This is a predicted structure of a 72-nucleotide RNA (transfer RNA) from a Patescibacteria group bacterium.
Its Rfam family is "tRNA". By type it is a transfer RNA.
The prediction has a mean pLDDT of 82.
RNA sequence: GCCGAUGUAGUUCAGUGGUAGAAUGCGUUCUUGGUAAGAACGAGGUCGAGAGUUCGAUCCUCUCCAUCGGCU
Numbered sequence: 001g002c003c004g005a006u007g008u009a010g011u012u013c014a015g016u017g018g019u020a021g022a023a024u025g026c027g028u029u030c031u032u033g034g035u036a037a038g039a040a041c042g043a044g045g046u047c048g049a050g051a052g053u054u055c056g057a058u059c060c061u062c063u064c065c066a067u068c069g070g071c072u
Stems, first nucleotide, its partner, number of pairs: 001071007010024004018055001026042005048064005
């Protein structure tokens, strides 16, 4: 230099045009003699950044950024 993959909650990952979920972690309460385990409820996301297409974009297109891999 060229090609490709990935980027979503603190962490690990789903979701694939119609206002984002799980597990785990965190907070409160219950349960226990106490801890762990368990149960209920809750908080936490401008879906990497910007632009475009569309009535509508996490999703499609383009350009950047970051990480990883391959080729030279």